[in-house]
This record gives sequence, structure tokens and C1' cells, in this order.
RNA sequence: GUGCUCUUAGCUUAAUUGGAUAAAGCGCCAAGCUUCGAACUUGGAGAUUAUUAGUUCGAGUCUAAUAGGGCAUU
Repeated sequence: GUGCUCUUAGCUUAAUUGGAUAAAGCGCCAAGCUUCGAACUUGGAGAUUAUUAGUUCGAGUCUAAUAGGGCAUU
């Protein structure tokens, strides 16, 4: 340089052949419980789905470019 592949919450993953308000575990915060913690119970916050465009009535999903990670090859 070329080809393939991946990017969703702080971390790890879901999300059906493109269709309703993007879901869960861990973590974080608060309350309960406890002498105090841990564990446990209840509740809450946290995502412009890597970025920018395009297609579509409708995009996390399809297309293009860019950025980053991985694999292969010269």
C1' cells in the first nucleotide's frame, strides 16, 4: 500500500429480514437493613449507537467517505 473485519452507557454484551420510547449484567448514586461495613432489598442517574453525509415514510441495522482497533498479504 491492498483486502477482510470490528466500533452501542464507565466496562462486558443484547437489539429478530429496516419498524413503536435502544434492553440487560457488573459498576455508580440514594434509601432501607446493620453498632459500622459487606451481602441483600427497593429506587434513580448514565447512550446524539465512533464522526460526517446519503438512501428510505422510517436507519443501531443499508451505502459512501473519514478516524481508531484487529487479522491477512506484498
Molecule: transfer RNA
Organism: Tupiella akineta